[in-house]
A computed fold for a 154-nucleotide RNA, annotated as glmS glucosamine-6-phosphate activated ribozyme aptamer.
RNA sequence: GGAGACCUGUUAGCGCCAGGACCGGGAACGGUUGACGAGGUCGGCAGUCAUCGAAAGACUCGGCGGAUGCUGCCGCGGCUCACGCGCAUGAGUCGUCAGGGGAGAAGGAAAAAGCGAAAUCGACAUCGUAACAGAGGUCUCCCCGCAUUGCGAC
Numbered sequence: 001g002g003a004g005a006c007c008u009g010u011u012a013g014c015g016c017c018a019g020g021a022c023c024g025g026g027a028a029c030g031g032u033u034g035a036c037g038a039g040g041u042c043g044g045c046a047g048u049c050a051u052c053g054a055a056a057g058a059c060u061c062g063g064c065g066g067a068u069g070c071u072g073c074c075g076c077g078g079c080u081c082a083c084g085c086g087c088a089u090g091a092g093u094c095g096u097c098a099g100g101g102g103a104g105a106a107g108g109a110a111a112a113a114g115c116g117a118a119a120u121c122g123a124c125a126u127c128g129u130a131a132c133a134g135a136g137g138u139c140u141c142c143c144c145g146c147a148u149u150g151c152g153a154c
Base pairs, nucleotide, nucleotide: 014065015064016063017062019061020033021032022031023030024029036053037052038051042075043074044073045072046071047070048069076095077094078093079092080091081090085152086151087150088149099144100143101142102141103140104139105138114129115128116127117126
């Protein structure tokens, strides 16, 4: 370095590194850094600078790739509207916890910094330890939105 089997973990702030910065070295060159968690996927195609705060203030800066975001179209699916009921159709709106908005409540991180440990020539990285978010979601209340038509059974 290649192949196979098994186990464990992880699976998108994720992977990578040519710029920058930093370290070692006389140099050549080698090395380090380069997203901290929370949240997030019905399927396909296309487009697009892809949510929230924390930290920091040379960087989470810059670049490449990817991506569960958003938008449009198509398909599938749920719910609501109308009927006493079912199915189809239509309208509306969402995505399996399957309408939108508002108010309130509960709940809700990790890293950085510090301290300690071990390790390195060093940058840096690793381990242990405390605290502190916001969005989404959940619960309660209020407001708002929707269109029908056909068939069938009783």